This is a predicted structure of a 332-nucleotide RNA (Bacterial RNase P class A) from a Campylobacterales bacterium. The source organism's lineage runs through Bacteria, Pseudomonadati, Campylobacterota, Epsilonproteobacteria and Campylobacterales. Rfam family: Bacterial RNase P class A. It is annotated as a ribozyme. From the family's description: Ribonuclease P (RNase P) is a ubiquitous endoribonuclease, found in archaea, bacteria and eukarya as well as chloroplasts and mitochondria.

RNA sequence: AAGGUACGAUAGGUGAUUGCUUGAAUUUUUUUAAAAAUUUAAGAGGAAAGUCCGGGCUGCAUUGAGGCAUGGUUCCGCCUAACGGACGGCUGGGGUAACCCAAGGGAUAGUGCAACAGAAAGUAAACUUCCGAUUUUUCGGUAAAGGUGAAACGGUGAGGUAAGAGCUCACCAGAGUUUAGAGUAAUCUAAACUGCUAUGUAAACCCAACUUGCAGCAAGAAUGGAUUGGUUUGGCCUCAUUUUUUAAUCAUUCGCUAGAGUGUUAUCGCAAGAUAGCAAGUAGAUAAAUAAUCACCCACGACAGAACCCGGCUUAUCGUCGUACCUUUGGG
Numbered sequence: 001a002a003g004g005u006a007c008g009a010u011a012g013g014u015g016a017u018u019g020c021u022u023g024a025a026u027u028u029u030u031u032u033a034a035a036a037a038u039u040u041a042a043g044a045g046g047a048a049a050g051u052c053c054g055g056g057c058u059g060c061a062u063u064g065a066g067g068c069a070u071g072g073u074u075c076c077g078c079c080u081a082a083c084g085g086a087c088g089g090c091u092g093g094g095g096u097a098a099c100c101c102a103a104g105g106g107a108u109a110g111u112g113c114a115a116c117a118g119a120a121a122g123u124a125a126a127c128u129u130c131c132g133a134u135u136u137u138u139c140g141g142u143a144a145a146g147g148u149g150a151a152a153c154g155g156u157g158a159g160g161u162a163a164g165a166g167c168u169c170a171c172c173a174g175a176g177u178u179u180a181g182a183g184u185a186a187u188c189u190a191a192a193c194u195g196c197u198a199u200g201u202a203a204a205c206c207c208a209a210c211u212u213g214c215a216g217c218a219a220g221a222a223u224g225g226a227u228u229g230g231u232u233u234g235g236c237c238u239c240a241u242u243u244u245u246u247a248a249u250c251a252u253u254c255g256c257u258a259g260a261g262u263g264u265u266a267u268c269g270c271a272a273g274a275u276a277g278c279a280a281g282u283a284g285a286u287a288a289a290u291a292a293u294c295a296c297c298c299a300c301g302a303c304a305g306a307a308c309c310c311g312g313c314u315u316a317u318c319g320u321c322g323u324a325c326c327u328u329u330g331g332g
Stems, first nucleotide, its partner, number of pairs: 001328010012297007020043010045303001049314002052312005057216004063240006071211004075089003079085001090104001091102004105207002110205002112201003127146002130141004154172006173197002175194008220254005226249004262279007
C1' cells in the first nucleotide's frame, strides 16, 4: 500500500418563521365537568418490520394433585425472569489464515431406504476363471484373480494349501476392552490386549431423557342509559376442595407507560454478565400527532413510522468514522 475478517458508534446537520400532539404553570370564560389564550419542557427505530420464540400482565365459577394427549429441546460448562437465546469450550465441516457454520442423544429395541448396473447389496452371492473327482456330462471345493458398481464382507507382503481363505504371521486401518496422564466436564494424548472386520442413513418412521394448560390489550375492569336475551371459545379424564352470579351490544373512563428500564463510574469475571454508588426523567395517539417553507454546510443521506410492555432471533439497508486481527507485496 492492497485485499479480507470480527466488533462498535451514527442514521444528514445548523438557524429562522408558521403549524400539530401531550405534560406543567398562569390568566380568562363558564354550567360541576370543561373550553380558550400565553409561556415553557418533551415528541418514532436500529431494525419501530416479520409475528418466529420467551416472559411480565389479564381472563378462563376457587384452588391443588395425578394421568393422557399435544408440542418443544437434545455435546460440556456457565449467564439470564425465561428462551429454540447469549458467552466460553469440545467434536465435525468450510477457509491459506484471521474467522464462519452445525437440525451435535440413540443404528447392540424394532421397521424402512441405498436407484441403475451386476451372479449377488443383509438369510448376501458364484457370471468368467482356479482346483479335485468323474468321464465328456455332472458333482464337490473356493471367493485369491477378472468384470459391474459410490460401496462386493478390511488393506499390503509372506507362509501355507489340491486350489484358496485372517487359515497363520508381520505391519497398517477400523471397532472393542483395560490402564495411565491432562481437564470441572464434553473430550484429547499414550500404551497394552483381542483376528472382532456385514457399511451408511434417524434434516426417514421410531426409541430415550428432560420439558410443556389455553387464549390474548379487539386481554380485561369500572360507570351509565337504551335494546335484545339466558348466555359463557380458551384439550380430555380422575380425585380432593371451595363457591356462585345476570349476559351481549353501544358510549365514556381506566388499562396506557417509572420498566427484569436508560446513562455513567468502581470491583469481580476470558466473556456473556453480576454487585454497588451516582445521575437524569426520555411519545402515549385513538381514524390515528412530530409537518411545511427559506438560507447555509456536507460524507449529498438507504432500509424505513410506536399503538400494552420487555428480552431474543430472522429479514431489509445508503454512507461516514473508530478499534483489533489475518494474508500478500515493497522498503528500512